The RNA shown here (SAM riboswitch aptamer (S box leader)) has 100 nucleotides and comes from Zhihengliuella halotolerans. The coordinates come from a structure-prediction model, not an experiment, and the mean pLDDT is 82. Of the family's consensus pairs, 96% are formed in the model.

RNA sequence: AAACCAUCCAGAGCGGCCGAGAGAUCUGGCUCGAAGACGCCGCAGCAACCCCCAACCGGUUUCCGGGGCGGGAAGGUGCUCACGCCAGAACCGAUGGAGG
Numbered sequence: 001a002a003a004c005c006a007u008c009c010a011g012a013g014c015g016g017c018c019g020a021g022a023g024a025u026c027u028g029g030c031u032c033g034a035a036g037a038c039g040c041c042g043c044a045g046c047a048a049c050c051c052c053c054a055a056c057c058g059g060u061u062u063c064c065g066g067g068g069c070g071g072g073a074a075g076g077u078g079c080u081c082a083c084g085c086c087a088g089a090a091c092c093g094a095u096g097g098a099g100g
Stems, first nucleotide, its partner, number of pairs: 004097005013043005021032003025089005044080003049076002051072003056066004084092001
């Protein structure tokens, strides 16, 4: 890398730089954009996948294993127009976990 599992109608923006398209691909819509979008950087925030605590469960019971209810947010990711913007298509894509 391929393959696997989960999620994708909730939530959360300011500043600096840049300068023309951007919203993954195709078709059709729609939206954002020189009143500076997209992108990059900084800070802030959101959320709760991993994580921490733990009700509780099991055992060979000073301990060990599990932990889906509940709570948390130090740390690792992620995310912060519109449902992955909408519809259709395609062994589509994104993010996390696990694994190698």